[in-house]
Context: one part of a larger RNA
RNA sequence: CGCUGGCGAAGGAACUCGGCAACAUAGCCCCGUAACUUCGGGAUAAGGGGCGCCUCUGAGGGUGUCAAAGCCCAUGGAGGCCGCAGAGAAAUGGGUCUAGCGACUGUUUACUAAAAACACAGGUCUGUGCCAACGCGCAAGCGGAUGUAUACAGACUGACGCCUGCCCGGUGCCGGCAAGUUAAGGAAGAGGGUUAGCCCGCAAGGGUGAAGCUCGCAACCGAAGCUCCGGUAAACGGCGGCCGUAACUAUGACGGUCCUAAGGUAGCGAAAUUCCUUGUCGGGUAAGUUCCGACCUGCAUGAAUGGCGUAACGACUGGACCACUGUCUCCGCCAGUGACUCGGUGAAACUGUAGUCGUCGUGAAGAUGCGACGUACCCGCGACUAGACGGAAAGACCCCGUGAACCUUUACUGUAGGAUAAUAUUGGGUUUAGGCCCGACAUGCGUAGCGUAGCUGGGAGACUAAGACUGUGGACUUCCGGGUCCAUGCGAGUCGUCGAUGAAACACCAGCCUUGUCGUGCUUGAAUUCUAACCCCGUCCCAUGAAUCUGGGCGGCGGACAGUGUUAUCUGGGCAGUUUGAUUGGGGCGAUCUCCUCCUAAAGAGUAACGGAGGAGUCCAAAGGUACCCUCAGCCCGGUCGGCAAUCGGGCAUCGAGCGUAAAGGUAGAAGGGUGCUUGACUGCGAGACCGAUGGGUCGAGCAGAUGCGAAAGCAGGGCUUAGUGAUCCGGCGGUUCCGAAUGGAAGGGCCGUCGCUCAACAGAUAAAAGGUACUCCGGGGAUAACAGGCUUAUCUCCUCUGAGCGUUCAUAGCGGCGAGGAGGUUUGGCACCUCGAUGUCGGCUCAUCGCAUCCUGGGGGUGGAGAAGCUCCCAAGGGUUUGGCUGUUCGCCAAUGAAAGCGGUACGUGAGCUGGGUUUAGACCGUCGUGAGACAGGUCGGUCCCUAUCUGUCGUGGGCGAAGGAGACUUGAGCGGUUUUCUCUCUAGUACGAGAGGAUUGAGAGGGACGAACCUCUGGUGUGCCAGUUGUCGCGCUUGCGGCAGCGCUGGGUAGCCAACGUUCGGCCAGGAUAAACGCUGAAGGCAUAUAAGCGUGAAACCCUCCGCAAGAUGAGGUCUCCUGCACUUUGGUGCGAAGGCUCCUGGAAGAUCACCAGGUCGAUAGGCCGGAGGUGUGCGAGCAGCAAUGCUUUCAGCCGACCGGUACUAACAGCCGAACG
Repeated sequence: CGCUGGCGAAGGAACUCGGCAACAUAGCCCCGUAACUUCGGGAUAAGGGGCGCCUCUGAGGGUGUCAAAGCCCAUGGAGGCCGCAGAGAAAUGGGUCUAGCGACUGUUUACUAAAAACACAGGUCUGUGCCAACGCGCAAGCGGAUGUAUACAGACUGACGCCUGCCCGGUGCCGGCAAGUUAAGGAAGAGGGUUAGCCCGCAAGGGUGAAGCUCGCAACCGAAGCUCCGGUAAACGGCGGCCGUAACUAUGACGGUCCUAAGGUAGCGAAAUUCCUUGUCGGGUAAGUUCCGACCUGCAUGAAUGGCGUAACGACUGGACCACUGUCUCCGCCAGUGACUCGGUGAAACUGUAGUCGUCGUGAAGAUGCGACGUACCCGCGACUAGACGGAAAGACCCCGUGAACCUUUACUGUAGGAUAAUAUUGGGUUUAGGCCCGACAUGCGUAGCGUAGCUGGGAGACUAAGACUGUGGACUUCCGGGUCCAUGCGAGUCGUCGAUGAAACACCAGCCUUGUCGUGCUUGAAUUCUAACCCCGUCCCAUGAAUCUGGGCGGCGGACAGUGUUAUCUGGGCAGUUUGAUUGGGGCGAUCUCCUCCUAAAGAGUAACGGAGGAGUCCAAAGGUACCCUCAGCCCGGUCGGCAAUCGGGCAUCGAGCGUAAAGGUAGAAGGGUGCUUGACUGCGAGACCGAUGGGUCGAGCAGAUGCGAAAGCAGGGCUUAGUGAUCCGGCGGUUCCGAAUGGAAGGGCCGUCGCUCAACAGAUAAAAGGUACUCCGGGGAUAACAGGCUUAUCUCCUCUGAGCGUUCAUAGCGGCGAGGAGGUUUGGCACCUCGAUGUCGGCUCAUCGCAUCCUGGGGGUGGAGAAGCUCCCAAGGGUUUGGCUGUUCGCCAAUGAAAGCGGUACGUGAGCUGGGUUUAGACCGUCGUGAGACAGGUCGGUCCCUAUCUGUCGUGGGCGAAGGAGACUUGAGCGGUUUUCUCUCUAGUACGAGAGGAUUGAGAGGGACGAACCUCUGGUGUGCCAGUUGUCGCGCUUGCGGCAGCGCUGGGUAGCCAACGUUCGGCCAGGAUAAACGCUGAAGGCAUAUAAGCGUGAAACCCUCCGCAAGAUGAGGUCUCCUGCACUUUGGUGCGAAGGCUCCUGGAAGAUCACCAGGUCGAUAGGCCGGAGGUGUGCGAGCAGCAAUGCUUUCAGCCGACCGGUACUAACAGCCGAACG
């Protein structure tokens, strides 16, 4: 010193994040018990009273008996006795009020979260008709369920009460089906390749081309889905803005306007939700960032992601109070057990080697190891942790990796599953629909026109008793006017050619088109039916002696569906694989990424930055080529409308204009402006150069061909120049003397030309790609952030200079605009230098230490100082610098004191010292954001703090050796440390001063606060080997009396000692020296003046002394006094005995971890014992007496008694060793 316990004066939560911890409460009986309430509760509410022992007595029950007695259980009344205390010990609720959340009992992160999270009964929605839905499984099969909609499954909400508003635009789900779109499959048809034949050709070869084979295409048929139309919010979800307005003001019932799918209703509201915010008001407190009640300005409440209440309940979370206390003021003592010493046994992490100091500096920027200076004899032991950027864990934060893993989704790509269709298993019949071929029949309306004119050709006549015209009935059709056909009556005509028409007659004939009807055939579908595949059922029969099995039989239901295989379309985070860029004064957010021009760029080229400025992703058929001609902008003068400025004339005008487009360079002897003719905006090439790592980019005379302009020389391979862009792969189109898998072709490819990329992250990872991680992981980085240090000092703090002004007057008593210069290294930053194989981060507690820019106290100057009180400046760091309320707070606000309640540094001092409230893991809630996973310097509840100290350092305490013989004492003090304070009152004096009110300097004294030292007489605390009381139980055979255990059992007292006490005593003084600011004397330079230059003074809590303590390892080892320095032997080397003295050892100690120190060791009071005393307790046992007894009285202020004070050798202090003249 720790741990576990005991006690504590006065106070009583002042402690602290928080009453954490501890204390308190506690049993049984009786009395009594509020709000509220779901009437059950709340409730052991709260708050009171009683309880031992003895005697007498009443009456009940049980057992038992013939009846009793006895025993057991519960219990009333009366009287008495003792103690501080009667549930006497042990075990054994603290309570009340008020909020939040969750109804409740339950459940949970085994090992940091027990909760407000989960569950829950209840509510609602959705699905499911039984071979149920749903789930597991490849399947068989099983669960659901031997259940059947009052059932089961999924989802949300979460007792109960009152309620649950508006929105269907988006997404989802459900329903619908006309139209659009849509796969496999089916399929008419057209086309390509090949070529027997045919044609052309002298030939080579060319053209055409049937069937077959073959290639790809494809009308049409073809489901769900999607589009579309509705419904649905207790589905996912959502639920506005601006302006104006009432007779004070304010507010806005009211109005206007825009938008929306609809604009938040009831309720609640600074809330677990409110940023601003400690909102404002009220309550509680001396004081309230918390709490409660209100208000409503709801950053960003709100109705089953439920809203608002709510009795009861809660190891939940706030706030208040009572009781109680060592939580605290402020700590003390005691016990046990560790630590420590001895004996025994005996680890670990860690460790580059170590002969391992301090300060200042330096340095990869914080040194035991470097430099300088200082300090330091050698070595332990006990302690403490400031450092060894201590140990532990290749940092979990941060960044990086073309790392990982999980999770999400309207990322990409797939996929299980599901939906749908085709086809196989898969058969018969009937009806019906579509398509196609053939046949028959019908059909055809712009306008004009007698009228319903399909097209072409022929055509002048055709039809008619085998019945024209017309009437009636019916069928089909319709452009509503008619058309066609059938039946029937009647009974002889009807139509064309002719006029109108783009086209002429259904007069008639032939061929055909559109649309339609009927029939045969083929084909495709639909509906319906059958039973035999297939599925299912049976209380039935058989194998079988058992069988909810298997197989068969019989019977029944369903039925070519279902189921299953294959193919196809849709759906498909259910599952899987992946992607999700870089730069970056950390990362993210933002911005940027290619090309052109200028500056930066340092007179060749080139040259960086998230340096400063701008542009491009084209345009032009003329804005190109050529020949010829011309000269602009601006200004002045003149001139109709006409003005500053239009067009016209004259002049000046070297470039200021123009050159499509940015800028630069260039340019008037044109690149600018115009006119004519034109296409060189050509093909094939290209000597030679320039730039570039490469890919590639740029310039280019000249040659050949063809061309334009020009008389010609000539010029022309786009544009005054420099931007106007994209490698490769893959593919399209055109051309081609190239290749052609036996051959011939073909397919296909090559080559030339050309086309398709905001591949813009622009040298282009893929045709095709977003997010979360606080559940995280790995590899790395101090190459890179957060803390701290370092550098810097913009910012910050402080100072100085100047003096515009304020201050009645007056710059400077006190202030000081605009400016200027510094210091400091406490703020916020910048930089990214040590540390990421770890330098623990805010605040508090504890303990400090330094600076001074001084808060108080001390000394001074000035004052717009009368005094007093102030203001301001100078000197000064000795000492001091409070307690509470709120909050995690630092800070701050508030209350109350006070002389004052200083500011900073020290890794924002201090976590191998403590705490852990905040921040900053994992759980959970709210608001907000996000489709979501999740996220938030937003809020909220909860949430493991390890280390035995090797070295340095520090506090103690020893051993060795030295200090020139050995000892015992007493000292000096170099040096070091400590102390250092302040207030009030009285007198001076109600004096100086002042009109008064008020009210000193100075000097003298008194008493306090805080702090410190020592002590224990007193007051207290403790006092576990003292005394007494007492409960339960056991023991000494029983009784009596004692003893053990139960926290020393509990309780009441208490000696010595101890007490950083709550007690007592004492301390700071005074004086001196030298000074600071300041004030002087004398006094020149400079005939004066001047405190200064020479000289001499005064002057402060600072400095040196004084006072106290340590101190000669002060290795510089000091001084003084006293004691011992002999004997024997000797080879003169020495040896032995012994001195002063000391040690071991022993008895002990208010000394002490050990060691040391001190008292003593028989010549002795050191300890024990004994005797006496002090002191404590409080009247012993026994006996006698009184009482029925408990018990009382007397003997008896008795008995007992640790440490205290004396006395006394009874016991124990036995027995040994070392020790001097060297070098």